[in-house]
Context: one part of a larger RNA
RNA sequence: GAACGAACGCUGGCGGCAGGCCUAACACAUGCAAGUCGAGCGCGCCCUUCGGGGUGAGCGGCGGACGGGUGAGUAACGCGUGGGAACGUGCCCUUUUCUACGGAAUAGCCUCGGGAAACUGAGAGUAAUACCGUAUACGCCCUUUGGGGGAAAGAUUUAUCGGAAAAGGAUCGGCCCGCGUUGGAUUAGGUAGUUGGUGGGGUAAUGGCCUACCAAGCCGACGAUCCAUAGCUGGUUUGAGAGGAUGAUCAGCCACACUGGGACUGAGACACGGCCCAGACUCCUACGGGAGGCAGCAGUGGGGAAUCUUAGACAAUGGGGGCAACCCUGAUCUAGCCAUGCCGCGUGAGUGAUGAAGGCCUUAGGGUUGUAAAGCUCUUUCAGCUGGGAAGAUAAUGACGGUACCAGCAGAAGAAGCCCCGGCUAACUCCGUGCCAGCAGCCGCGGUAAUACGGAGGGGGCUAGCGUUGUUC
Repeated sequence: GAACGAACGCUGGCGGCAGGCCUAACACAUGCAAGUCGAGCGCGCCCUUCGGGGUGAGCGGCGGACGGGUGAGUAACGCGUGGGAACGUGCCCUUUUCUACGGAAUAGCCUCGGGAAACUGAGAGUAAUACCGUAUACGCCCUUUGGGGGAAAGAUUUAUCGGAAAAGGAUCGGCCCGCGUUGGAUUAGGUAGUUGGUGGGGUAAUGGCCUACCAAGCCGACGAUCCAUAGCUGGUUUGAGAGGAUGAUCAGCCACACUGGGACUGAGACACGGCCCAGACUCCUACGGGAGGCAGCAGUGGGGAAUCUUAGACAAUGGGGGCAACCCUGAUCUAGCCAUGCCGCGUGAGUGAUGAAGGCCUUAGGGUUGUAAAGCUCUUUCAGCUGGGAAGAUAAUGACGGUACCAGCAGAAGAAGCCCCGGCUAACUCCGUGCCAGCAGCCGCGGUAAUACGGAGGGGGCUAGCGUUGUUC
């Protein structure tokens, strides 16, 4: 000098754009953040123009694996980059073929119970795009090549929306490898599923991934193992560069979801707002038993030098469901708070000398503040008031918002501070103080003439900021 997710002190007019718990991955009151479909199904209730419509719980389907948060763990194929072969892929696109005949249940509802509650038991009976069987099978799967196995679902407003099988595509994902990826040797040896093979199991798939047997390997001063620290990258910052430091916001990947473990469902999870078990904590209880998980958006307590509203809207973009109408969406878009940063603008312009008054200094003549003020002549940005008033929306639909913007009105009117002045380093005098009070980044000032302390006048610098502290180069 530059930079900052900054903080602190003094000060503070406006706008645009951005940013805003770096600390306790500490604990959380309250509300909201994932639903939707009656064009899959039966039932209850309400309305009815008798055509139908609405609503409630339930069965069923799709979605809750996305989106949003955080960085605890992780030194690892985690990430980056470049390759690879033994895989999967709902929804979407393309192509071909099919969509036949039957059956048995069950929730809701009703009856009777248990329980404080959460919830739950028995009986009777009911529907489906829920479940099961049969048929069919070019292709599909298995095969000893003889053969064996395997599907479907209908709805309707008659336009369509669906269902099954197979093949291909697209997208996304799983797996493997080369190279790169912090410090410590005051960590030198580490390793028994360990290294390899065979058979088997398991997986969508390769593989000690698992298992039985066999062999004795494998890694290591080119740093294994251990310890410490840490999410990685695109980037950011500094620097002429090389390099150093860093990884907030935005984007990609990974990991995590009270702590630890586990699987279920599913195309996809070992699943933030799903399930089970254990633990800690909090809450309810009739003491028998139950409920919960903000590292979602707000918000609270706590910690801290320090970091915001318990806001509006689905109008746009996008997502889920639905044929659609539409519903949901704290994603998102907006508004609110904060000089936290960057950028822009203003706080007036011209003229005005008897160089007024006052202040300060003085060699007492004067000098300086200083064209500065007053006065005169103008202007009206921004803020204020009045009126008009968008784009963003392709036909309708605008939270923002009567916002941006435009026109008019009044009046210089409402709008300047902070730090410094011994040298480094731009900027000097007087008074007070008297090694005191104090200053200080370094050198150093202060003990009676202090340009270094405190005040004043004057001056220098930056300016809605200025200085200090911290960190990086």
Predicted 3D model of a 473-nucleotide part of an RNA (small-subunit ribosomal RNA, 5' domain) from an uncultured bacterium.
Its Rfam family is "Bacterial small subunit ribosomal RNA".